The RNA shown here (transfer RNA) has 72 nucleotides and comes from Cantharellus cibarius.
The coordinates come from a structure-prediction model, not an experiment, and the mean pLDDT is 81.
The same sequence occurs in records of 4 taxa.
The organism belongs to Cantharellus, within Eukaryota.

RNA sequence: AAGCUUGUAAUUCAGUGGUAGAAUGCUUCCUUGAUGAGGGAGAGGUCAGUGGUUCAAAUCCACUCAAGCUUA
Numbered sequence: 001a002a003g004c005u006u007g008u009a010a011u012u013c014a015g016u017g018g019u020a021g022a023a024u025g026c027u028u029c030c031u032u033g034a035u036g037a038g039g040g041a042g043a044g045g046u047c048a049g050u051g052g053u054u055c056a057a058a059u060c061c062a063c064u065c066a067a068g069c070u071u072a
Stems, first nucleotide, its partner, number of pairs: 001071007010024004018055001026042005048064005
């Protein structure tokens, strides 16, 4: 310098145009003599950023940023 991949909850990851989800963790309640385990409920998201396409975008397109890989 060129190309490619990835970016979603505190963490690890789903979600290929139509209300943003799971597991673990966190809070609270039940259960126990107590703890753990187990069970119920809840909080937590500008979907990396900006713009575009569309009736509608986490999803498609362009650019930017960050991380990684390959080639020279």